This is a predicted structure of a 344-nucleotide part of an RNA (small-subunit ribosomal RNA, central domain) from an uncultured bacterium. The full RNA is in RNAcentral, with records from Greengenes.

[in-house]
Context: one part of a larger RNA
RNA sequence: CUGGGUGUAAAGGGUGCGCAGGCGGGCUGGUUAGUCAGGAGUGAAAUCUCGGCGCUUAACGCCGAAACGUCUUUUGAUACUGCCAGUCUUGAAUCGGGGAGAGAUCCGUGGAAUUCCGAGUGUAGCAGUGAAAUGUGUAGAUAUUCGGAAGAACACCAGAGGCGAAGGCAGCGGAUUGGCCCUUGAUUGACGCUCAGGCACGAAAGCAUGGGGAUCAAACAGGAUUAGAUACCCUGGUAGUCCAUGCCCUAAACGAUGAUCACUUGGUGUCGGCCGUAAGGUCGGUGCCGGAGCUAACGCGUUAAGUGAUCCACCUGGGGAGUACGCUCGCAAGGGUGAAACUC
Numbered sequence: 001c002u003g004g005g006u007g008u009a010a011a012g013g014g015u016g017c018g019c020a021g022g023c024g025g026g027c028u029g030g031u032u033a034g035u036c037a038g039g040a041g042u043g044a045a046a047u048c049u050c051g052g053c054g055c056u057u058a059a060c061g062c063c064g065a066a067a068c069g070u071c072u073u074u075u076g077a078u079a080c081u082g083c084c085a086g087u088c089u090u091g092a093a094u095c096g097g098g099g100a101g102a103g104a105u106c107c108g109u110g111g112a113a114u115u116c117c118g119a120g121u122g123u124a125g126c127a128g129u130g131a132a133a134u135g136u137g138u139a140g141a142u143a144u145u146c147g148g149a150a151g152a153a154c155a156c157c158a159g160a161g162g163c164g165a166a167g168g169c170a171g172c173g174g175a176u177u178g179g180c181c182c183u184u185g186a187u188u189g190a191c192g193c194u195c196a197g198g199c200a201c202g203a204a205a206g207c208a209u210g211g212g213g214a215u216c217a218a219a220c221a222g223g224a225u226u227a228g229a230u231a232c233c234c235u236g237g238u239a240g241u242c243c244a245u246g247c248c249c250u251a252a253a254c255g256a257u258g259a260u261c262a263c264u265u266g267g268u269g270u271c272g273g274c275c276g277u278a279a280g281g282u283c284g285g286u287g288c289c290g291g292a293g294c295u296a297a298c299g300c301g302u303u304a305a306g307u308g309a310u311c312c313a314c315c316u317g318g319g320g321a322g323u324a325c326g327c328u329c330g331c332a333a334g335g336g337u338g339a340a341a342c343u344c
Stems, first nucleotide, its partner, number of pairs: 003316004007298002012312001014201004021194003025088007033081002035077007042069001049065006091191001092188004096183004103177007110154001114150008125136002162169002206247006216240001220236004258311006266289010293300002317344003326337004
């Protein structure tokens, strides 16, 4: 390379948009580029393969055949593909009418709780643990009542529920805004699918500048435990956790399952729409259980890991190693790309 693979054995890119490229619905006509068939030409010799023959065998040599090309040219075929022209509506999209939603950004606002501050009542403890101690309290704590301040998060509702491409999204109200679903028609007429590179988004932690700082809490300090205890437990506590702006770009970024389309028994729950008085039906999501089939098994099973098609990504024994070197990105931390020797 071919082949075979990628839920868990190595392997699906974190996610989307999308140029090039690859692939692409029905019908008609044209063309004959691809394709197919026939003819002609050429493809030196040696080598290789096969059949013989010759050196005592073999190596070697000789003879013959076959083979050797995206080849050239010519004649023809026209199903398929391409190209050109025309046409269609089922793929795709748009319009009209309804609908659900923690989808996004910004502004405002509410109550509970926590901590702190002021004041009242009140007195000896409180806190904490396996047990303690550090800590805190007669300079009046804890408890309780009233008042005030601050920051952060939103109990119940709440659901195997919803929305989003993924990351993710939850008090309430408003403004701006993206996507999705259903429905009867109308419109455009293949406008589609995928996507190397590229661009954008991307939890947490981390970084820069400025703000904020209630809680929690790496580091750190102390108390315990212990043989020790640089831990687990306890008392404290700084970065951080929050906001704005700019970086970082990673993850068990998981359904460990790329995207799209078609086809293939069912049962049951649930969310949104439509039809129906209802039973129920139907379209789109989201769960469970299971059939055929698939699978090494586990399991998957119309939300496929079944049966097919197109495109992309990736794998090829373990360690060395996601390391070194180079390149590149980054303020840094580090990220991306990514070996070999050696070894089993």